[in-house]
Molecule: Bacterial large signal recognition particle RNA
Organism: Candidatus Limnocylindrales bacterium
RNA sequence: CCGUGCUAGGCGGGGAACUAGCGGUGCCCUGUACCUGCAAUCCGCUCCAGCAGGGCUGAAUCCCUCCUCGAGGCCCCCACGCGCGGAGGCCGCCACCCCAGGCGACGUUGAGGAUCGGGUCCCGCGCAGCGGCGAAUCGCGAACCGUGUCAGGUCCGGAAGGAAGCAGCACUCAGCGAAGCUCGUCGGGUGCCGCGGAACGGCCUGAUCCGAGCCGCCUUCGGUGGUGGGCCCGGGUGUGGCUCGGUCGACAGGGGGUGCACGG
Numbered sequence: 001c002c003g004u005g006c007u008a009g010g011c012g013g014g015g016a017a018c019u020a021g022c023g024g025u026g027c028c029c030u031g032u033a034c035c036u037g038c039a040a041u042c043c044g045c046u047c048c049a050g051c052a053g054g055g056c057u058g059a060a061u062c063c064c065u066c067c068u069c070g071a072g073g074c075c076c077c078c079a080c081g082c083g084c085g086g087a088g089g090c091c092g093c094c095a096c097c098c099c100a101g102g103c104g105a106c107g108u109u110g111a112g113g114a115u116c117g118g119g120u121c122c123c124g125c126g127c128a129g130c131g132g133c134g135a136a137u138c139g140c141g142a143a144c145c146g147u148g149u150c151a152g153g154u155c156c157g158g159a160a161g162g163a164a165g166c167a168g169c170a171c172u173c174a175g176c177g178a179a180g181c182u183c184g185u186c187g188g189g190u191g192c193c194g195c196g197g198a199a200c201g202g203c204c205u206g207a208u209c210c211g212a213g214c215c216g217c218c219u220u221c222g223g224u225g226g227u228g229g230g231c232c233c234g235g236g237u238g239u240g241g242c243u244c245g246g247u248c249g250a251c252a253g254g255g256g257g258u259g260c261a262c263g264g
Base pairs, nucleotide, nucleotide: 001264002263003262004261005260006259009057010056011055012030013029014028015027020046021045022044023043024042034054035053036052037051038050063257064256065255066254067253068252072248073247074246075245077241078240079239080238081237082236084234085233086232089231090230091229092227093226094225095224096223097222100219101218102217103216104215106213112210113209114208115207116206117205118204119203120202122197123196124195125194126193127191128190130187131186132185133184134183135182137178138177139176140175146171147170148169149168154163155162156161
């Protein structure tokens, strides 16, 4: 160096996600690359690799390693949208206050203020009034079972005389009614009322004193408070972008490395 038979290895890899972590199924990229069974509210493992079974290839185009390039993913970043929070800044809106201005009304027949008093509001009592009830007043009011008087008639009696008593008349009980005058009692969404209390702030009003302002509307600078509409800020989420930055990195290119036995 050649031939034969073997072995390690290989027969895909990567990103994100999941996970304590790792590998796999599932998603995406690369691009062609053995088969069967298993797996997402999942399967397997606890260290270099899916688990179980079978097959092919095999020391190099193929295995191992290093470098370069770099698809793509993720992070960062940017734009837009959605919803949450903040009240720090700006704008807007609303309310109030201060200063100033304008217009108007009232005002020396007294603005406004101060002091004293009264009323308005509330509580108690009284008085008045109203209403209910009762008494009192007036009237009516009993076929017999109320009273008085009792014609006629009845009864007793020899008579004198006596007894009960219907109708009528008069009076009255129970009750009914009238009037609202008087008295008592009770009550209130009563009162140009009186007394006392409470309150003393607002409003109205009287007296006294001082003596020129006061009120309404509009505008504006500023201030205070509120609202959270818009901008802003913070963080979340979705879509799109990928120029730069970070990280992982398939494919590809290049360098290096890796056996055993037998025969010639």